This is a predicted structure of a 74-nucleotide RNA (transfer RNA) from a Candidatus Woesearchaeota archaeon. Rfam family: tRNA. Rfam's curators write: Transfer RNA (tRNA) molecules are approximately 80 nucleotides in length.
RNA sequence: GGGACUGUAGCUCAGAUCGGGAGAGCACUGCACUGAAGAUGCAGGGGUCCAGGGUUCAAAUCCCUGCAGUCCCA
Numbered sequence: 001g002g003g004a005c006u007g008u009a010g011c012u013c014a015g016a017u018c019g020g021g022a023g024a025g026c027a028c029u030g031c032a033c034u035g036a037a038g039a040u041g042c043a044g045g046g047g048u049c050c051a052g053g054g055u056u057c058a059a060a061u062c063c064c065u066g067c068a069g070u071c072c073c074a
Base pairs, nucleotide, nucleotide: 001073002072003071004070005069006068007067010026011025012024013023020057028044029043030042031041032040050066051065052064053063054062
C1' cells in the first nucleotide's frame, strides 16, 4: 500500500436480507429473606448504536468519507 471482518449499556453480545417499539445475560442500586453474608425472589437506574455527511415521512439498519481494532496479501 491492497483486501475482508468488527465497532450497540460498566462487560459479553443479539438486533443489520422487513427501514418504524433500542434489547438479553452478567454486573450495579433498592426492597424481601438471613444473626450477618451468599444464593434466591421482586422492583429499578444506565445508550443519542465509533465520528461526520447523504437518501428517506422515518436510519443502529441503506449509501459515501474518515477513525480505531483483528486477520490475510504485498